The prediction has a mean pLDDT of 76. This is a predicted structure of a 121-nucleotide RNA (THF (Tetrahydrofolate) riboswitch aptamer). Its Rfam family is "THF (Tetrahydrofolate) riboswitch aptamer". Rfam links the family to the GO term tetrahydrofolate metabolic process.
[in-house]
RNA sequence: GUCAGAGUAGAGGACCCUGCGUGAAGUGCUGUGCGGACGGGGAGUUGCCGCACGGACGAAAAAUGCCUGCCGGAAGGAUCCGGCAGAAGCGUUUGCGGUUCGGUCUUCGCAUCCCGCUGAG
Numbered sequence: 001g002u003c004a005g006a007g008u009a010g011a012g013g014a015c016c017c018u019g020c021g022u023g024a025a026g027u028g029c030u031g032u033g034c035g036g037a038c039g040g041g042g043a044g045u046u047g048c049c050g051c052a053c054g055g056a057c058g059a060a061a062a063a064u065g066c067c068u069g070c071c072g073g074a075a076g077g078a079u080c081c082g083g084c085a086g087a088a089g090c091g092u093u094u095g096c097g098g099u100u101c102g103g104u105c106u107u108c109g110c111a112u113c114c115c116g117c118u119g120a121g
Stems, first nucleotide, its partner, number of pairs: 002120004010108007019099001020097003029055008040115004061094006067086008
């Protein structure tokens, strides 16, 4: 010098757990600015990630207990029983959300350039 290969950060998917929202935050899309990371070393994008301030879009609730009101019955009354309705608040259950933290499994994985590492002839 030639050929072949390994390894990171991280990203996606499935499942589990936990929390949040369902009075719409979050997620996803996007503009501007700032910052960060990118195999062992160096460089590093129009790619990636985060933060701040904006923009456009946009949703799934239901049941039930307490509760409140009305009606009927019992009763002298307090009150009790039954039925119907409501929904501000608290709770529970089942859902819903491109939902949060964490975990397990799995797939992909240095844009690119130079050097290095392992193996072979």